[in-house]
Context: one part of a larger RNA
RNA sequence: GGGUAGUUAAGGAACUCGGCAAAUUGACUCCGUAACUUCGGAAUAAGGAGUGCUCGAAAGAGCCGCAGAGAAUAGGCCCAGGCGACUGUUUAGCAAAAACACAGGUCUCUGCCAAAUCGAAAGAUGAAGUAUAGGGGCUGACACCUGCCCGGUGCCGGAAGGUUAAGAGGAGAUGUGAGAGCAUUGAAUUGAAGCCCCGGUAAACGGCGGCCGUAACUAUAACGGUCCUAAGGUAGCGAAAUUCCUUGUCGGGUAAGUUCCGACCCGCACGAAUGGUGUAACGAUCUGGGCACUGUCUCAACUACCCACCCG
Numbered sequence: 001g002g003g004u005a006g007u008u009a010a011g012g013a014a015c016u017c018g019g020c021a022a023a024u025u026g027a028c029u030c031c032g033u034a035a036c037u038u039c040g041g042a043a044u045a046a047g048g049a050g051u052g053c054u055c056g057a058a059a060g061a062g063c064c065g066c067a068g069a070g071a072a073u074a075g076g077c078c079c080a081g082g083c084g085a086c087u088g089u090u091u092a093g094c095a096a097a098a099a100c101a102c103a104g105g106u107c108u109c110u111g112c113c114a115a116a117u118c119g120a121a122a123g124a125u126g127a128a129g130u131a132u133a134g135g136g137g138c139u140g141a142c143a144c145c146u147g148c149c150c151g152g153u154g155c156c157g158g159a160a161g162g163u164u165a166a167g168a169g170g171a172g173a174u175g176u177g178a179g180a181g182c183a184u185u186g187a188a189u190u191g192a193a194g195c196c197c198c199g200g201u202a203a204a205c206g207g208c209g210g211c212c213g214u215a216a217c218u219a220u221a222a223c224g225g226u227c228c229u230a231a232g233g234u235a236g237c238g239a240a241a242u243u244c245c246u247u248g249u250c251g252g253g254u255a256a257g258u259u260c261c262g263a264c265c266c267g268c269a270c271g272a273a274u275g276g277u278g279u280a281a282c283g284a285u286c287u288g289g290g291c292a293c294u295g296u297c298u299c300a301a302c303u304a305c306c307c308a309c310c311c312g
Stems, first nucleotide, its partner, number of pairs: 001307008010298002014296001019293001027051005036041001038141001052063004064068001076291007083283002088100002104139007116125003142278004147208003152205002154201005161196003167190002172185005209227005236270001237267001248264005
C1' cells in the first nucleotide's frame, strides 16, 4: 500500500453520470389502509401497537434484564411519467430489453390425391386432419377507434380488340432435269399463355401539396383567388424513445433544475393494424422526485484475517 469482514463522534447524498455500493426494513398477532380500477385487484399499500418468565380456568397478579421475534435465517417504502398489456423467450462466452413470443384482431391461399413444405423420384409431413380445418403475411390483452388516394407497383377479374412462338398453311420464287419429277426457299391465312387494353383491390407495396390576398387599432385569417395532384394528413396526439433551431415559451417542483411533470403548437421531419390514442395489473425495464437509512461524501480513523514488505 492492497484485499476481505466489521465498527465509528457530528452531519446525512453535501458523493456521483446515477444513492453505484452499503445501510435501513424483515417473523408472528392485532389495529388500520388512499388514488385508481378491467371490481379481480391496488395491499404485507401506507401507518401504528404488541411479543420473555412464574402463578391462575380466566380476570388478573407477580418477577428479571440495557435489551424478550434477546443469536441466525426472513420486504425498505411512497409519488409521477415513458415503453411493453400480462406469465413467458433471447444474443451458451460483454446486451434480458422498449427486442422475440403471446391470447386477441385482420387479410389471403386451400374442396382433399387440399394448399404449403422436404425430396431428380418413389415417397413423406400437412393429417389417420377436412374451411369452427390447415398454410402464409401483418398487427399484438382490453377500451374508443382505424380517415382520404387504385395514378405507379403487386394481386384478382375480364369468351371483344392489338401484339405474339412452334405448328398448320401454301400463293409464288430458285436450283436441276428432255420431261415426269426431285430439292431448296417461302407470302397471305390460321395459331396459346403473356404483354398492351378495360375494371376491381390499401388491416396489398405504398402516398396523403404550393403561392397570393382578405375582418371598424394591431395581429391573425373563418373567407376568396390561383397552380399542381391519384389524393392533398381526418380523429387523436404533439419540443415526443420523433423538435434541427432549443436549455423554445409559460406554469410546477428546488435557494438554485440543459433532466422531470403540466400546458402551448411555429409537427426541420407524429398520425391511424410498418396501427392511432388511452389504460387497471404486471416489470432484476428506463426517467424524475420524496421519506427512511446510511463511511457514498465532509474526512477520515480503528479492529480482525490475508497479501505485499522485513528478519530468520